This is a predicted structure of a 73-nucleotide RNA (transfer RNA) from a Gemmataceae bacterium. The sequence is in RNAcentral, with records from ENA. The source organism's lineage runs through Bacteria, Pseudomonadati, Planctomycetota, Planctomycetia and Gemmataceae. Its Rfam family is "tRNA". Rfam's curators write: Transfer RNA (tRNA) molecules are approximately 80 nucleotides in length. Rfam classes the family as a transfer RNA. Its mean pLDDT, the model's own confidence on a scale to 100, is 82.

[in-house]
RNA sequence: GGGGCCCUAGCUCAACGGUCAGAGCAGACGACUCAUAAUCGUUUGGUUCCGGGUUCGAAUCCCGGGGGCCCCA
Numbered sequence: 001g002g003g004g005c006c007c008u009a010g011c012u013c014a015a016c017g018g019u020c021a022g023a024g025c026a027g028a029c030g031a032c033u034c035a036u037a038a039u040c041g042u043u044u045g046g047u048u049c050c051g052g053g054u055u056c057g058a059a060u061c062c063c064g065g066g067g068g069c070c071c072c073a
Base pairs, nucleotide, nucleotide: 001072002071003070004069005068006067007066010025011024012023013022018056027043028042029041030040031039049065050064051063052062053061
């Protein structure tokens, strides 16, 4: 220098262009227990990396930028 993939909750990941963007873990509260752990219930938590565009409608499609990983030279 060229090419490919990825970026969504504190972490790991889901989410045919359309109902409120969800799950597990973690956190908070409660139940259980003499108590703790485990288990169970409820619940908090999101600028979907940033900026534009397309569309009635974008996490999803397009363009630019940023970051990470890999391949080629």